[in-house]
RNA sequence: GGGGUCGGCCGGGCGAUCGCGGGUUGCUUAUGCGACCCGAGGAAAGUCCGCGCUCCAAAGAGCACGAUGCCGGGUAACACCCGGGCGGGGGAACCCGCGCACAGGGCCACAGAGAACAACCGCCGGUUUUCCGGUAAGGGUGAAAAGGUGGUGUAAGAGACCACCGGCGCCGGCAGCAAUGUCGGCGGCCAGGUAACCGCCAUCGGGAGCAAGGCCAAGCAGGGGUGAAGCUCGCUUGCGAGCGGGGGGUGGCUCAUCCCCUUUGAGCCCCGGGUGGGCUGCAAGAGCGUUACGGCAACGUGACGCCCAGAUGGAUGAUCGCACAGGUGAGUGGCGAUGGGACGAAGGGUUUUCCUGUAAACCAUCGACAAUCACCGGACAGAACGCGGCUUACAGGUCGACCUCCGAU
Numbered sequence: 001g002g003g004g005u006c007g008g009c010c011g012g013g014c015g016a017u018c019g020c021g022g023g024u025u026g027c028u029u030a031u032g033c034g035a036c037c038c039g040a041g042g043a044a045a046g047u048c049c050g051c052g053c054u055c056c057a058a059a060g061a062g063c064a065c066g067a068u069g070c071c072g073g074g075u076a077a078c079a080c081c082c083g084g085g086c087g088g089g090g091g092a093a094c095c096c097g098c099g100c101a102c103a104g105g106g107c108c109a110c111a112g113a114g115a116a117c118a119a120c121c122g123c124c125g126g127u128u129u130u131c132c133g134g135u136a137a138g139g140g141u142g143a144a145a146a147g148g149u150g151g152u153g154u155a156a157g158a159g160a161c162c163a164c165c166g167g168c169g170c171c172g173g174c175a176g177c178a179a180u181g182u183c184g185g186c187g188g189c190c191a192g193g194u195a196a197c198c199g200c201c202a203u204c205g206g207g208a209g210c211a212a213g214g215c216c217a218a219g220c221a222g223g224g225g226u227g228a229a230g231c232u233c234g235c236u237u238g239c240g241a242g243c244g245g246g247g248g249g250u251g252g253c254u255c256a257u258c259c260c261c262u263u264u265g266a267g268c269c270c271c272g273g274g275u276g277g278g279c280u281g282c283a284a285g286a287g288c289g290u291u292a293c294g295g296c297a298a299c300g301u302g303a304c305g306c307c308c309a310g311a312u313g314g315a316u317g318a319u320c321g322c323a324c325a326g327g328u329g330a331g332u333g334g335c336g337a338u339g340g341g342a343c344g345a346a347g348g349g350u351u352u353u354c355c356u357g358u359a360a361a362c363c364a365u366c367g368a369c370a371a372u373c374a375c376c377g378g379a380c381a382g383a384a385c386g387c388g389g390c391u392u393a394c395a396g397g398u399c400g401a402c403c404u405c406c407g408a409u
Base pairs, nucleotide, nucleotide: 001405002404003403004402005401006400007399008398009397010396013322014321015320016319017318018317020039021038022037023036024035025034026033027032041380045391046390048389049388050387051386052385053209054208055207056206060255061254062253063252065205066204067203068202069201070084071083072082073081074080085098086097087096088095089094099200100199104198105197106194107193108192120139121138122135123134124133125132126131147165148164149163150162151161152160166190167189168187169186170185171184172183173182174181175180213280214279215278216277223271224270225269230243231242232241233240234239235238244262245261246260247259248258249257287306288305289304290303291302292301293300294299326376327375328374329373330372332370333369335367336366337365338364339363340362347356348355349354
């Protein structure tokens, strides 16, 4: 210097003028005006996970359903993060994946005889148009077809048997918290894939959501309907208790449990009527920054410092100027490459008006670079109860670490 991998940060600055939302405060009080301070993001987004918070009496059990899925750690929690293990890809930095396919079922396009207990061609025996039986070496199809090499064996063959190699399973030792690794022994066990198809195993999950919920004000009709099955006991004789029955307890069912009603009968089911204003929740938090210590790390603990949007038709903007990045174009400058120059100077062969062959000035085209001028000129996007993640979008700029190739020392 070229190529690559991984990660962090910024993503607009300054000034002037006119505006917008909130807070504090002063003067005024139907209310306005002034001063000071604050006013979007790394994703505020998708709403996909996990929580906080709130209500449902409590948050119980089972089934269903859903989610997660190597191991250990972090965390409030997670599908996130960190470290490790195994497998795959890459030359490397590095990247991607992860329970069970001998519990069972389903499926596997096209091709192929056959996609799971196969026999089309072939081989062998009998028979000789052909057919029957054996076989799985060899061929063929395919992404995938009964582990490989050599031997024994046989009519031909085959883990049928043997040796070695590869894989799988079981048992044991050692290392490790574990996933797992490694060593030894045993078993011919060797017929694939798919669970993002059903399923199995383990773990987790009660539901609804800030339009939650609370308070105040205003208004309307404590209007109408549906609705059950009664029985027993006690007495204070019109009430209470128990059993039964009905309804409900916030989006599956059942049980348990709780609440209301049970015939002059519902506050809770259905219809109808009214309002749709204000305050709160709601901005000091799993908060941010610096630093010390512990930890490989994610992260934790302590100290010090800081206060950082709260709209509710929804504020955070517009215009002008300046400078810097960036893009496009123009001519200029030197540099480089290519072509001409070159029917070739010089030089060499040779002594032939032949062959070979290196440049330079200069010209043309192209390329990157430098300064100048002109024009364009910020990407994706925008809070609405809050927080931790993931995913997706993003012009351009910038920093760091690592790998690799080339050159020089």
The RNA shown here (Bacterial RNase P class A) has 409 nucleotides and comes from an Anaerolineales bacterium. The coordinates come from a structure-prediction model, not an experiment, and the mean pLDDT is 78. Rfam family: Bacterial RNase P class A. Rfam describes the family as follows. Ribonuclease P (RNase P) is a ubiquitous endoribonuclease, found in archaea, bacteria and eukarya as well as chloroplasts and mitochondria. The gene name in the source record is rnpB.